[in-house]
A computed fold for a 485-nucleotide part of an RNA from an uncultured bacterium, annotated as small-subunit ribosomal RNA, 5' domain. It matches the Rfam family "Bacterial small subunit ribosomal RNA". Gene Ontology terms of the family: structural constituent of ribosome and ribosome. The prediction has a mean pLDDT of 88.
Context: one part of a larger RNA
Formats: sequence, C1' cells, structure tokens
RNA sequence: AUUGAACGCUGGCUGCAUGCUUAACACAUGCAAGUCGAACGAGAAAGUGCCUUCGGGCAUGAGUAAAGUGGCGGACGGGUGAGUAAUGCAUAGGAAUCUGCCCAGUAGUGUGGGACAACUCGGGGAAACUCGAGCUAAUACCGCAUAUUUCCUACGGGAGAAAGACUUCGGUCGCUAUUGGAUGAGCCUAUGUCAGAUUAGCUUGUUGGUAGGGUAAUGGCCUACCAAGGCAACGAUCUGUAGCUGGUCUGAGAGGAUGAUCAGCCACACUGGGACUGAGACACGGCCCAGACUCCUACGGGAGGCAGCAGUGGGGAAUAUUGGACAAUGGGCGAAAGCCUGAUCCAGCAAUGCAGCGUGUGUGAAGAAGGCCUGAGGGUUGUAAAGCACUUUCAGUAGGGAAGAUAAUGACGGUACCUACAGAAGAAGCACCGGCUAACUCCGUGCCAGCAGCCGCGGUAAUACGGAGGGUGCAAGCGUUAAUC
Repeated sequence: AUUGAACGCUGGCUGCAUGCUUAACACAUGCAAGUCGAACGAGAAAGUGCCUUCGGGCAUGAGUAAAGUGGCGGACGGGUGAGUAAUGCAUAGGAAUCUGCCCAGUAGUGUGGGACAACUCGGGGAAACUCGAGCUAAUACCGCAUAUUUCCUACGGGAGAAAGACUUCGGUCGCUAUUGGAUGAGCCUAUGUCAGAUUAGCUUGUUGGUAGGGUAAUGGCCUACCAAGGCAACGAUCUGUAGCUGGUCUGAGAGGAUGAUCAGCCACACUGGGACUGAGACACGGCCCAGACUCCUACGGGAGGCAGCAGUGGGGAAUAUUGGACAAUGGGCGAAAGCCUGAUCCAGCAAUGCAGCGUGUGUGAAGAAGGCCUGAGGGUUGUAAAGCACUUUCAGUAGGGAAGAUAAUGACGGUACCUACAGAAGAAGCACCGGCUAACUCCGUGCCAGCAGCCGCGGUAAUACGGAGGGUGCAAGCGUUAAUC
C1' cells in the first nucleotide's frame, strides 16, 4: 500500500460498487422454458337469458378453458470449480469437415395410400400408470412421377424431393433439391504453462506400415496382418497441488503474489456408466441401467435430485429478501396481437469497500463555575462553555414533480430534482502518549495485579500496570487479528 475479510468499541446522511473464500454437505416450499388455432382433429363447465310437462331443453358463455397429434425452442440464458498439469488454457498457424434459424442465387412444389393419438367402449392397479377393441385429421408417416443442380459409378449407367396454411385474390408465410456466404462448432501442429529425483527408467494398441471398419472429418479412433519401434537427465514415468486467461494487488522497474466481482475459454450437474432424439447433447430443471440417500405405499410397487432465484438445516470467524416488474435491454415461440423469461432491470438487508457531505458560523475574558496540577502565588482545561448576533447543507414536514418511451405502455416511484416552512435544532467516536513513534503529570498497586510488535516495564515516589486530568493521531469510523507485495 492492499483485501469478497472477520472480531472489539462506536455509528448521522447520500451515491456507486460488493456480499458462503468453509460442506461439489443435505434440502421443506414457491417460482426459474415455453410457445404456435395462420399445421391438425376433437372440444367442456360454472355463470347468464328464455322456455318448461319441473324430469329437463334451447341459446350464450365458446370454437373459450383444459388435454392430444404436429412444428420450433428446452444444446441458449443462469450456477459451480469437484475433476483436469494437458483430450485444458494462451498465442500463432493449418486442412481432411459439419453448420437449424439468417442472407444471396438456380430449379421445383405433380399424383396416390395406409396408420396412430385425442375420443368412445371394456379391463387391471392403492398409486405412478397401463392393457385390449373400435373411429379419425394433419405441415405426422409411406409410395409413384419428375430432376437445373446433387450423390454413387466398372463411365455403360444407377439413386434420391416436396406440404401446405392464410388472403383484401394482388399476394404473404412456408415446403423440397442444390450452390455460395455469414455465424457457430469439431479436428491437427508449434511454443509457453506449479512443486518433488528421499520418484530413473516408462510403454505392447505401445511406435510405424499395409488393408479394412468407423466418423461430418484426419488419425491405432477400432480390427487383422507385418516390422520393432516410441518417450526419457533439455527430467520421461510416478507422487502432490491446481480450472486457464484478459486481468487484480504490490513495486521506480525487473519481479513477486493472486485468478472474488466483469469478460473469453474449459469442465461438471446426487455418484458411476450408456446411448436415444436432434443442425447441434452423450443433454443442470430429458431418457435408460447400477449405487448411496430421502419420501409415498394397500408391501405388489412407485417418486426425487437447488453447483438456477429466494429460502431451511448443518459446517464456520464469516457472507443478504421464501420482495416487485417484464417498463427498458436481450432471449424463445408466433404472420401478428401477444405469451413465457428468479436472464435482466429494480427495490430490501449489511459502514463490507470507495467517494462525497454533515454534526454549525461569527463574536465572546468576569480568563465564570467545576475538574486536574501546584513552590498555594498560581497554572491548565480555555474562546472552550455560558451570553449576544446569524445561517439551515443533510435529516424532518408540506406542495410541485421528471428523463429513462417512439403514437401507446414506467416495476423503479410520488423516486431523482425544484419550492416553501420550523428550529442549533436530530447527528462523535476510537486508538495511543518509555524508545522505535506524534503525544506527561497525579493517584492506586508493590516482581502482585498486570502490560508487551521488538527492546523490555512492575520487588514503595512506575511518563511502560489500573484510574483520572491533560495531550497526540485518525475520524463515521478507529483499533486488533489474518493474508499478500
């Protein structure tokens, strides 16, 4: 000088930041990912009105709610740092790749079919859920035709598409094939990247080749065969520790330490393993299996995963509200209206930090009283107080009241800000005073009680212990502890 700090004493206001560093410990409850009726079929109820033979019926509610098929999105955004010393990261290159939505271009969008949910009926189960039969639509699924391009090829040839919806009838949004772009992603290489030699040898898919498989793609990535290689004292292997970087702290710099917040990359999602779907995952709020744990159960069987936002227990020296709003910025879906969004924007709590402001200003000697000291004369507290004259920042009360938003829409918020009013009114502490080190006396104690960062103080006049008066330093903080330079 610094800190994501903690502890002790104290504490007025505002702005801007920051806030589980420990148990990647376990989690009650609520919310955090939906959306589209302009893809599709089907479709309630309450309520209200009218009629009624009082049983009910009709209309409206309403093609609404809720559910289902289908599409897009749940691979982003948000969290955490367990693992990882290199399948990572940083910098610089590379070739054998893919890329939904988006942009530009070329060509097309013809003609058929059979199902399955929902629904109805029946059955099983405590539940979660599930089985059978029957009906049905589509931008769901499957043929045929066509093929500018595209793919395969033995160069003869062969293979492969599509879906409609809305419309003001002009068209718009889609769909199929393909080319190029953009964006994103995968892969390869070089260099750099902590400690230990009280770790010296390590390796058999190991190192290379051929052929094949596999992948979007190169490659021992995998398999068969062949060769016997490959790495290592310029530290292999092993062990320990650790996410990396831009940065941050310190320092004149070189360097040292560090990696909270913000930004980029990586890894993980109860623990371990696996694939499915998809343009993209081996997927935090998807699936399957195993395990530990918790919960429900009719004991047959089921359900769950806060390292999302709040919040709880626990651990700990220690870290906040079970808040408001989608108004802005951005994201998903939708033609749009709009819906969703604990991302985000705000508010709440905390002197945790930084910055600013205030706690009055001027005058005032009878140098008041009181305290303390005293050579008892006085000195000091001290212009300090009182008194007198003023001011009103901030806080308070009342009135007005934004920008942020474009025509509309403001959570923040009656907030910021402006005006008026009242009254010095509501607002100072903490540590230290032997030397280092700015600041001294008295009383008490008597190697006791105690202090202490180092040197060292204390055994009867202690400037070093405890109290008081006085002083010094900082100040809404001041000290202590911890840590780094």